This is a predicted structure of a 77-nucleotide RNA (transfer RNA) from a Fimbriimonadaceae bacterium. It was read from a public genome assembly. NCBI's taxonomy places the organism under Bacteria, Armatimonadota, Fimbriimonadia, Fimbriimonadales, Fimbriimonadaceae. It matches the Rfam family "tRNA". It is annotated as a transfer RNA. The coordinates come from a structure-prediction model, not an experiment, and the mean pLDDT is 81.
[in-house]
This record gives sequence, structure tokens and C1' cells, in this order.
RNA sequence: GGCGACGUAGCUCAGCUGGUUAGAGCGAACGGUUCAUACCCGUUAGGUCCGCGGUUCGAGUCCGCGCGUCGCUACCA
Repeated sequence: GGCGACGUAGCUCAGCUGGUUAGAGCGAACGGUUCAUACCCGUUAGGUCCGCGGUUCGAGUCCGCGCGUCGCUACCA
């Protein structure tokens, strides 16, 4: 350099054929329980869905470009 996969909450990840409020587990805070801690139970907070542009009545989802991560491959004596 070429090809492919991926980018969504602090972490790991769902999100169907584009459609009403974007979710789960873990973690965090608070509360319950306990003499206390842990476990367990409940509640709450937490999001530029990588960026820009486009298509559309409507985009996390489709298209283009860019950025980043990973893998494969080629070149570089």
C1' cells in the first nucleotide's frame, strides 16, 4: 500500500426489514437487609450511537469521504 471486520453508557456487548421512549449484564451512587462487612434485593444516575456530508417524512441502522482499532496479505535487501 491492498483486502476484510469492527467503532453504541466507565467496561463487555445487544439493537430484527430504517419507524413511537436507545437497551442488558458488570461497575458506580443511594436505600433495604446485618451488630458490622460481604452476599442478596430495590431505586437512581450515566449516551455527540467515532467525525463530516448525503439519501429519506424519518438514520444507531442505508450511501460517500475521513479518523481510529484489529486481522490477513503484499512491498521495502